[in-house]
């Protein structure tokens, strides 16, 4: 520092995810040791049991038990200890330390400040500490009560309580004056007392009262979460006056006055939340948190409440009222773990009912000391950081075993084992700390004193005190010994294989993985990667500049408000003074320790701890500076605005006026259609339309001008002419003097539709109605036709209100049309400058790109609006607006991993443009109807093996299924096997023969085992055995090769190199000609090659050489009834080799002086001569595992293989592809011609001679230019037949034969005789063919034993037609639009039907929380009353004074 994910792919916007960090964590699996820290984030739930705050006898009265000792025979009684253990009265403390975070958004933290306070105990002055008096608890004796406890009555004491007295300073004051404490205990000690005890002095206490300290109260100012779907809040409320009142300010409370206070800088309300040093992260600014540690706040079962006291309105204290639990004799009582430890409970989920006060620290105590779950310590937990080990060298037969494997081998792997060494840590045995010296005792000095006493400080000596702990740490001996796991491995992201599953099991942060060859699921073998851990989860920041202050956008990706005016707010020309609020430097105070950062210390090291330093970026004080920002003055004229002269304009509003044309009403003429559509109807018309002529009414918009023009802010403005008006441009000067710029929220305007009240209403024309078209047609189209659409007057307030571009200033090259105004030259025409607009292109630059470009989307500045992922959704729900429709404001659940915008290639398109093709058209001739023969399908069957399925499956595989074939059925047999390779052993196989079966086959009899030899043996072949293996037309053509089929013989498909573009890509290869054709030309930021097209290749057409048999046969010669038959020729034909020929090569015309094209010549042949093979890159997962080969997977007494019958040929049907037909261009009978290519020995087969015939039977020739098949048909001529189901036509079916074959039942060709259907040229639809071609007509092959109408060759006879590309269908290129890219057989909307999810509304219910009003009130405070009660003071008493319980009022909880 980034990465994957949106597309076929490409840039860019966007969003989602992943890698770091880290946690008071939790789960999985795992787990040797140490060491430092942490450890209920949930129910502020509830608590069993213990502990967690007491101490003081040196305030102060009692005072046991049990000991001991004495007396007494006991019983017992006396006195030590010892005034002890224990309660009480009294002091101090319990308000600290712990604990938790409910509440609290401000009475609270944080920082800085302030003044009107208080203070126990400490410190420091100052001045006291005198005399008295009454009581009461404990304890006695009762009374009530289950108990808690109450309660009466007696006795006592004090540092308890209460009056006198005194009063420096202290409070009050009307300045006279008045008020108000106090307490003792202990020690010594000369004296005095009988004693108690005084007297002193010290110590520790008291009491007043002045100052410190340190604490705490109480103001203020700043900063301190979200929500405006929360916009107005308040009535002690703001002030004030005078009382209360507190320790002090203050509505803190009363009472009267005024009527204010707070709030867009967010009051109020609502949610949520301790606050902060500080943690985590991060580069930083930020964001997030606020556990442990420390400040501060709150809070102690809920809720009020005040008491005592220096402090609470009080965690282990009271009342009160509530829940709740637990005792109860039912009458009443008692409790508060958010202290430690524990228990239940909830939770993913958080520790022991430990040990010590030894240290530190806190409370009493003069002190010993006593408390102390503060606290130091241990225990438990990998919870988390830190350090250690789980061993080191050697060691290749590269050991077994594992896994792979191409079977060769490769990896585990120097890894192990062997060998040689070490001993951390663990366990064992011994030793053994540091934290512990204040304090205590003796003593010596010193200060205080009369004093050697007490105290204080200072030194010497002594000597107690360790929970942790027999730990840490050291030392000996033995031994490799006792100590590795985890995740992970498809891409991000480091690290591969097998096998097993087959969209199932599962996996998955994101993208996606698995449907039989999964590096993605499990296992395993190996690897990474990190280790006493490792994953996962769950969560903060981080990347994410996706919230942009640093640091981001608004034209099309989400985003400029539909315009404009304008408060407030922000921002503001230019010069001088001043001040100093910002700002900027200088001092200073604070910014608690801890932390982080630097430097040094201690623990073996590190975590960890600890010393200084720095540093906390902040506040606040104060000096000082005056450029800039504000303040305040005074000026300028450059923005602004006024004035004066001009222009231009559908700018606004009223009112008047005008042609033209719809459509109406009246009349005239006139006849029958008129209207309307793609084509018709609905409609109107003989009751006279429609035309056409006259007049008339009415309502509406305003032709031409007219236009990328012109005004307005914007919506929007159009005849013509008057009236009012608003703006803007221009020129030239004069005037004010910063008056400006934006602009939340406000105001106004706002198109079309709509809505209300009242008019109008000619034509249009939602809704309606009808007619057509459609399956259907609630629509397009046609005929009516209402609101509407027009005024007026009030609403509504939205549009693609778009220049998808906010509104102002300023800079930044130009060129060109147009409106408006000015200027300058010129005679004019007109050009040039200049300025306001409005249009076109374009420089630099901007932009992802399309694109903007002085009118910026360029480069700056000022103010405002809006964005932050798709969809839910501009939607609920709340508010506001409106009569209504409805607008505005504006969410979330819950869903996805995208949505998007630009440009790119392609494919599409019932978009164009260009071209080509039996593509259509123009003809010819079929299919389709019929009979039949094949193939399909379906349907049936034991089986009807199996593939092909749009063109491109269906006379396809099969160039030939009676068994064989044959893969399929029944049914019978075989099991290393019908067939292969090895290995043993045997000796023949072969044949022939008999018996059993349907056969395979069992069974039996008969038989010399061959060949080569280097004699060792090989080698064939049969049989027998054992066992690796054989077999499979089983499965998967979506695992594969070949092969083929089709786009399509269509003319296209690509690279190199430059160039262009961020980049896909683009160019080339487009363009303008022309080809059959990316064929060739020309011109181009393109210049070359490549596969393809041509060409080369076989074949036919002419022609020439060269050769002549089995072909030929002109001349010559024999020769026959006749024949190339013979001699013999090589001229012709032919045969089969090699050559020539055809190249737009010439002539003309026409093109660009080009390619070409069009025409003529000349030739057999002319623009590829005709045919053929030949098929670019690539598409169809296209066909073929049943040719063949081949992964996998399955099978193995069977899915193998062998026999035999049967199917493959079945048959209501459908469909393909053909024969033959329907007839006179024929049919039939008779004469009679004239090819080609072919095939033949398990054959072709002449010729004779039988048979009507199919054949048969004998038999020459011939392995073939020789011989056979072989007869060519159609043509032609003669003769019938006459239009008919026929002398067409030949299906069906009976007899009777023939061939082939082991065998024609199922199931074969043929042939004789008889029969003698169907059919009279075929609906929709549909195919082929462009010249020797369609048509027709015969012939031959291959397969084959036999068996074609199929198939492939061959040749006779031999046409029509093409005007052209509008249209169909395919195809080329060019171009345009796409939301397609599985590519229109594509995306893709909506509704319904069933299931689910999440939300809205709902008749209503239920709950919490608030507020306003009311009723009711416990404790407590005030205030009154107080006839009950009532030691201290007064008073001789009575009595009174102060007081308390009780009443009652007020005001405050539930």
């Nucleotide at each position: 520092a980034g990465a994957g994910u949106u597309u076929g792919a490409u840039c860019c916007u966007g969003g989602c995810u992943c890698a770091g960090a880290u946690u008071g964590a939790a789960c999985g699996c795992u787990g040797g040791c140490g060491g430092c820290a942490u450890g209920c984030c949930u129910u502020a739930c509830a608590c069993a049991u213990g502990c967690a705050a007491g101490u003081c006898g040196a305030a102060c009265g009692c005072g046991a038990a049990a000991g001991c000792g004495g007396a007494g025979c006991a019983a017992u009684c006396c006195g030590c200890a010892a005034g002890u253990a224990g309660a009480g009265u009294g002091g101090c403390g319990a308000a600290c330390g712990g604990g938790u975070g409910a509440g609290u958004a401000a009475u609270g933290u944080a920082u800085c400040g302030g003044a009107a306070c208080a203070u126990u105990u400490c410190c420091a002055g100052u001045a006291g500490c005198g005399g008295g008096g009454g009581a009461u608890a404990a304890c006695c004796u009762g009374u009530c009560g289950a108990a808690a406890g109450a309660u009466a009555g007696g006795c006592u004491a004090a540092u308890a309580c209460c009056g006198c007295a005194u009063a420096c300073g202290c409070c009050c004051u009307a300045c006279g004056g008045g008020g108000g404490a106090a307490a003792g205990c202990g020690a010594g000690g000369a004296c005095c007392g009988c004693a108690a005890g005084g007297c002193u002095u010290c110590g520790c206490a008291c009491u007043a009262u002045u100052g410190g300290a340190g604490u705490g109260g109480c103001c203020g100012a700043u900063a301190u979460c979200g929500g405006a779907u929360u916009a107005g809040c308040u009535a002690g409320u703001u002030g004030g006056u005078g009382g209360g009142g507190u320790a002090a300010a203050a509505g803190c409370c009363c009472a009267c006055c005024a009527a204010g206070g707070c709030u867009a800088c967010g009051a109020u309300c609502c949610g949520u939340a301790g606050c902060u040093g500080g943690u985590c992260u991060g580069a930083g600014a930020g964001g997030a948190c606020g556990a442990u540690c420390a400040g501060c706040c709150a809070c102690a079962c809920u809720g009020g409440a005040a008491c005592u006291g220096a402090g609470a309105c009080a965690c282990g204290g009271u009342c009160c009222a509530g829940a709740c639990u637990c005792c109860u004799a039912c009458g009443g009582g008692a409790g508060g773990c958010a202290g430690c430890a524990g228990u239940g409970g909830g939770g993913a989920a958080u520790u022991u009912u430990g040990g010590a006060c030894a240290a530190u620290g806190g409370g009493c105590g003069c002190a010993a000391g006593c408390c102390u779950g503060a606290u130091c310590c241990a225990g438990c937990c990998a919870u988390g950081c830190c350090g250690c080990g789980u061993g080191a060298g050697u060691g290749a037969a590269g050991a077994a075993g594992g896994c792979c494997u191409u079977c060769g081998g490769g990896u585990u792997g120097u890894a192990a084992a062997g060998c040689u060494c070490u001993u951390u840590c663990g366990g064992u045995g011994g030793g053994g700390a540091c934290g512990a010296a204040a304090a205590g005792g003796u003593u010596c000095g010193u200060g205080c004193u009369a004093a050697u006493a007490c105290c204080g400080c200072g030194g010497a000596c002594u000597a107690a005190u360790g929970a942790c702990g027999g730990u840490a740490c050291c030392c000996g001996a033995a031994g490799a010994a006792g100590a590795a796991g985890c995740a992970c491995c498809g891409g991000c992201u480091a690290a591969c294989u097998a096998c097993g599953u087959g969209c199932c099991a599962g996996c998955a942060g994101c993208c996606g993985c698995g449907g039989u060859a999964a590096u993605a699921c499990g296992u395993a073998g190996g690897g990474u990667g990190c280790a006493g851990g490792c994953g996962u989860u769950a969560a903060u920041c981080g990347g994410a500049a996706u919230u942009a202050c640093u640091g981001g956008g608004c034209g099309u990706a989400a985003a400029g408000c539909g315009u404009g005016c304008g408060c407030a707010g922000g921002c503001g020309g230019u010069u001088u003074g001043u001040u100093a609020a910002g700002a900027c430097a200088g001092a200073u105070g604070u910014g608690a320790a801890a932390u982080c950062c630097c430097c040094g210390g201690g623990c073996u090291u590190a975590a960890c701890c600890u010393g200084g330093g720095a540093a906390c970026u902040g506040c606040g004080u104060u000096u000082g500076u005056a450029a800039c920002u504000g303040g305040c003055a005074a000026g300028c004229u450059a923005g602004a605005g006024u004035g004066u002269g001009g222009c231009a304009g559908a700018g606004g509003g009223g009112g008047g006026u005008g042609g033209a044309a719809u459509u109406c009403c009246a009349a005239g003429u006139g006849u029958a259609g008129c209207g309307g559509u793609g084509a018709a109807a609905u409609g109107c018309g003989u009751a006279g339309a429609u035309a056409u002529u006259u007049g008339g009414a009415g309502g509406a918009a305003c032709a031409c001008c007219g236009a990328u023009g012109g005004c307005g802010a914007a919506g929007g403005c159009a005849g013509c002419c008057c009236c009012c008006u608003g703006g803007g441009c221009u020129a030239a000067c004069a005037c004010u003097g910063a008056c400006g710029c934006u602009c939340a929220u406000g105001c106004a305007c706002g198109a079309a539709a709509g809505c209300g009240u009242g008019g109008g209403g000619a034509g249009c024309a939602a809704a309606c109605a009808g007619g057509a078209u459609u399956a259907g047609a609630u629509a397009c189209c046609c005929u009516g036709g209402u609101a509407g659409u027009c005024c007026a007057c009030g609403c509504c307030c939205u549009a693609a209100a778009c220049u998808a571009u906010g509104u102002c200033a300023a800079c930044u090259g130009g060129u060109u049309g147009u409106c408006g105004g000015g200027g300058a030259a010129g005679c004019a025409a007109u050009u040039c400058c200049u300025u306001g607009g409005u249009a076109a292109c374009g420089a630099a630059g901007c932009u992802a790109a399309c694109g903007c470009g002085u009118g910026a989307a360029g480069u700056u500045g000022a103010c405002c609006g809006c964005c932050u992922g798709g969809g839910g959704a501009g939607u609920a729900c709340g508010g506001c607006c409106g009569c209504a429709a409805g607008g505005u404001u504006a969410a979330a659940a819950c869903u996805c991993a995208a949505a998007g915008g630009a440009a790119u290639u392609g494919a599409c398109g019932g978009g164009g443009a260009c071209c080509c093709g039996c593509a259509c058209a123009a003809g010819c001739g079929g299919u389709g109807g019929a009979u039949u023969a094949u193939g399909u399908g379906g349907a049936u069957u034991a089986a009807u093996u199996c593939g092909a399925u749009g063109c491109a499956a269906c006379g396809c595989g099969a160039a030939g299924a009676a068994c064989c074939u044959u893969a399929c059925c029944u049914g019978g047999g075989u099991u290393u096997g019908a067939c292969g390779u090895c290995c043993u052993c045997u000796g023949a196989c072969c044949g022939u023969c008999c018996u059993g079966g349907a056969g395979a086959c069992a069974g039996g009899a008969u038989u010399u085992c061959c060949c080569c030899u280097u004699c060792g043996g090989g080698g064939g072949c049969a049989g027998a055995g054992a066992g690796a293996c054989a077999g499979g037309u089983g499965c998967u053509g979506c695992a594969u090769g070949g092969c083929u089929g089709u786009c399509g013989u269509c003319a296209g498909c690509u690279c190199g190199u430059g160039u262009c573009g961020u980049g896909a890509g683009a160019u080339g290869u487009u363009g303008g000609g022309u080809u059959a054709a990316g064929u060739c030309c020309c011109g181009c930021a393109a210049c070359g090659a490549g596969c393809g097209c041509a060409a080369c290749c076989c074949u036919u057409g002419u022609c020439c050489u060269u050769a002549g048999u089995u072909g030929c046969c002109a001349g010559c010669a024999c020769g026959u009834a006749a024949u190339g038959g013979u001699g013999g020729g090589a001229a012709c034909u032919c045969u089969a080799a090699g050559g020539a020929g055809a190249c737009u090569g010439c002539c003309g015309g026409u093109g660009u002086u080009a390619a070409g094209c069009c025409g003529g010549a000349g030739g057999a042949a002319g623009g590829u001569g005709g045919g053929g093979a030949u098929g670019a890159c690539g598409u169809c997962a296209a066909g073929u595992c049943c040719u063949c080969a081949u992964g996998g997977c399955c099978u193995u007494u069977a899915u193998a293989u062998c026999c035999a019958g049967g199917g493959c040929u079945a048959c209501a049907c459908a469909c393909g592809u053909g024969c033959u037909a329907c007839a006179a261009u024929g049919g039939u009978g008779a004469c009679c011609a004239c090819a080609a290519a072919g095939a033949g020995c398990a054959g072709c087969a002449a010729g004779a001679c039988c048979g009507c015939g199919a054949g048969g039977u004998u038999a020459a020739g011939c392995g073939a230019a020789u011989c056979u098949c072989a007869a060519a048909a159609a043509a032609g001529u003669c003769a019938u037949c006459u239009c008919a189901g026929u002398u067409c036509g030949g299906a069906u079916u009976g007899c009777a034969g023939u061939c082939u074959g082991c065998a024609a039942c199922u199931c074969g060709g043929c042939u004789g005789c008889a029969u003698g259907a169907a059919g009279u040229u075929g609906g929709a639809a549909u195919c082929g063919c462009u010249a020797g071609u369609a048509a027709u007509c015969g012939u031959a092959g291959a397969u084959c034993a036999g068996c074609u109408c199929g198939c492939u060759a061959c040749g006779g006879u031999g046409a029509a037609u093409a005007c052209g590309u509008u249209c169909c269908c395919g195809g080329g290129c060019c171009u345009u639009g796409u939301a397609c890219a599985c590519a229109c057989c594509g995306c893709c909307c909506g509704u319904c039907a069933c299931g689910c999810c999440a939300u809205g509304g709902g008749a209503g219910u239920u709950g919490a929380c608030a507020u306003u009003a009311g009723c009711a009130g416990a404790a407590u405070a005030c205030a009154u009353u107080g006839a009950g009660c009532g030691a201290a003071c007064c008073g001789c008493a009575a009595g009174g004074g102060a007081g308390c319980a009780g009443g009652u009022g007020u005001g405050c909880a539930a």
Notes:
A computed fold for a 1454-nucleotide RNA from a metagenome, annotated as small-subunit ribosomal RNA. The RNAcentral record of the sequence draws on SILVA. Its mean pLDDT, the model's own confidence on a scale to 100, is 85. It matches the Rfam family "Bacterial small subunit ribosomal RNA".